Context: one part of a larger RNA
Molecule: small-subunit ribosomal RNA, 3' major domain
Organism: Adansonia digitata
RNA sequence: UGACAGGGGCUUUCAUAAGUGAUGGAGCAUGUGGUUUAAUUUAAUGUAAAGCGAAAAACAUUACCAUGGCUUGACAUGCCAUGAAUCCGCUUGAAAAAGAGGGGUGAUUUUUGGAAUGCGAACACAGGUGGUGCAUGGCUGUUAUCAGCUCGUGCCAUAAGGUAUUGGGUUAAGUCUCACAAUGAGCGUAACCCUCAUGUUUAGUUACCACUAUUGAGUUUGAACCCUGAGCAGACUGCUAGUGAUAAGUCAGAAGAAGGUAAGGAUGACAUGAAGUCAUUAUACCCCUUAUGCCUUGGGCGACACACAUGCUACAAUAGACGGGACAAAAGAUCAUGAUCCCAUAAGGGUGAGCUAACACCAAAAACCUGUCCUCAGUUCAGAUUAUAGGUUGCAACUUGUCUAUGUAAAGCCAAAAUCGCUAGUAAUUAUCGGUCAGCCAUAUGGUGGUGAAUUCAUUCCCGAGCCUUGUACA
Numbered sequence: 001u002g003a004c005a006g007g008g009g010c011u012u013u014c015a016u017a018a019g020u021g022a023u024g025g026a027g028c029a030u031g032u033g034g035u036u037u038a039a040u041u042u043a044a045u046g047u048a049a050a051g052c053g054a055a056a057a058a059c060a061u062u063a064c065c066a067u068g069g070c071u072u073g074a075c076a077u078g079c080c081a082u083g084a085a086u087c088c089g090c091u092u093g094a095a096a097a098a099g100a101g102g103g104g105u106g107a108u109u110u111u112u113g114g115a116a117u118g119c120g121a122a123c124a125c126a127g128g129u130g131g132u133g134c135a136u137g138g139c140u141g142u143u144a145u146c147a148g149c150u151c152g153u154g155c156c157a158u159a160a161g162g163u164a165u166u167g168g169g170u171u172a173a174g175u176c177u178c179a180c181a182a183u184g185a186g187c188g189u190a191a192c193c194c195u196c197a198u199g200u201u202u203a204g205u206u207a208c209c210a211c212u213a214u215u216g217a218g219u220u221u222g223a224a225c226c227c228u229g230a231g232c233a234g235a236c237u238g239c240u241a242g243u244g245a246u247a248a249g250u251c252a253g254a255a256g257a258a259g260g261u262a263a264g265g266a267u268g269a270c271a272u273g274a275a276g277u278c279a280u281u282a283u284a285c286c287c288c289u290u291a292u293g294c295c296u297u298g299g300g301c302g303a304c305a306c307a308c309a310u311g312c313u314a315c316a317a318u319a320g321a322c323g324g325g326a327c328a329a330a331a332g333a334u335c336a337u338g339a340u341c342c343c344a345u346a347a348g349g350g351u352g353a354g355c356u357a358a359c360a361c362c363a364a365a366a367a368c369c370u371g372u373c374c375u376c377a378g379u380u381c382a383g384a385u386u387a388u389a390g391g392u393u394g395c396a397a398c399u400u401g402u403c404u405a406u407g408u409a410a411a412g413c414c415a416a417a418a419u420c421g422c423u424a425g426u427a428a429u430u431a432u433c434g435g436u437c438a439g440c441c442a443u444a445u446g447g448u449g450g451u452g453a454a455u456u457c458a459u460u461c462c463c464g465a466g467c468c469u470u471g472u473a474c475a
Stems, first nucleotide, its partner, number of pairs: 001475002003472003007469006015459002019422005026313008034304002042053001064299003068295003073125001077124002080120001082118002087102002090099003127288002130286003136282001138277003143271001148187006154163003166179004193265003198233007208222001210220001212218001236259001239253002242250002302441001320373006332361001337354001341350003381412001386407007428451007
């Protein structure tokens, strides 16, 4: 000087407390361990692995296993020879592929040559999701959006080092201020950036307003309002009072759409663990080279006594069932979206209007309101499991897709110890859209709006963090 302390002081955090909703018990979904297996490919393992890499495993993907094949190779460059290439069916085969044929020469005036492409031979070489993340780059996670981490010059100390960076106040903040052997500066903090909340200027089409016409398409008017796009303004403790040291600030108030960082996002200092990733890619070394490379068919990644993690659905009356009625936002699409009408109990099928989208479509918003039934039951709760019959995507749905109808009707009556999230348009609840995508195992994930709480007296204690200080058999 650090590190540590079941030492001390100060401060802070959904850390505790207060409140609220969950997990842990049930069924199922997904992931992991374990076991099993020919294979159940692999990485990740306290916080900081486990709905994670994977924004989609029937084939492919695919890396795994079994069978059948290839060996200059599926892919690249170089050399030689040959045929222009593309094309067509036949036989064998699970396919990959092998065999035997057919047809046929382009462009340039011609020859030669060239380009592209197929096949053949020999080599240099290709190839490797093989190993080492403890050889590495790059990227990422954590401490942590915590307030820290340093440097120049000076001064002090024999030196390691110290000072500044400590102290009095203050702040979300090493934020600012005052004092001071320090004086300045840098990386962080803050601000600059994006979204959202207000006004104004400007622009009005497909949006808005009004008129007219109607089955509809449409026509015309206006620039007020709404909305959309662009520009500008606006918030700065600026103003007033108290308090404070005449400071920084803090507290109350006014004005204001918004008040003290308005709210949310992006942004992550110096460092730290041999943290994670050689399976994104790159890369050093090692290893394989008729195989650890490549192609193919089928299987597996979906197994199932069990254990763990994350979720969904419930156990009901603030509910359930059946009618009627109302109100969103943000997304998306041309090999797409799919209105309307017809058929079907339904999934869906047929038809194919409009739309390259503020126009037409997806699209029905649902909780909510209202009427009727049910009356506390394992029930008109709950829906697992399972039987039958269908639809759909796709070469293909057995292993192993999803959806529909009818029947079947399991556990479950609010959950022990323990644990987790959340401070406001938040929690909770409710629906909706996207990506991936032929289809989908999505209850996931990323957005979007609707309805909309309770509590915080506070810092005694638990966890974590920061600063100062004391101690130390530690470095």